This is a predicted structure of a 73-nucleotide RNA (transfer RNA) from Candidatus Portiera aleyrodidarum. Its Rfam family is "tRNA". The family's RNA type in Rfam is transfer RNA.

RNA sequence: GCGGAAAUAGCUCAGUUGGUAGAGCGUCUGCUUGCCAAGCAUAAGGUCGCGAGUUCGAGUCUCGUUUUCCGCU
Numbered sequence: 001g002c003g004g005a006a007a008u009a010g011c012u013c014a015g016u017u018g019g020u021a022g023a024g025c026g027u028c029u030g031c032u033u034g035c036c037a038a039g040c041a042u043a044a045g046g047u048c049g050c051g052a053g054u055u056c057g058a059g060u061c062u063c064g065u066u067u068u069c070c071g072c073u
Stems, first nucleotide, its partner, number of pairs: 001072007010025004019056001027043001029041003049065005
């Protein structure tokens, strides 16, 4: 230099043909218990790496760009 993959909640990851972004773990609060753990219920938490474009509508499509990993030279 060329090609490919990944980036989504604090962590690990889903997200179907473009149609209001979810799960598990964790955290807050409450219930239960003499206390803790476990269990149950509830709530909070997101610029979907960044920027632009297409579209009535983009996590998803297109272009550029950043970081990480793999391969080729």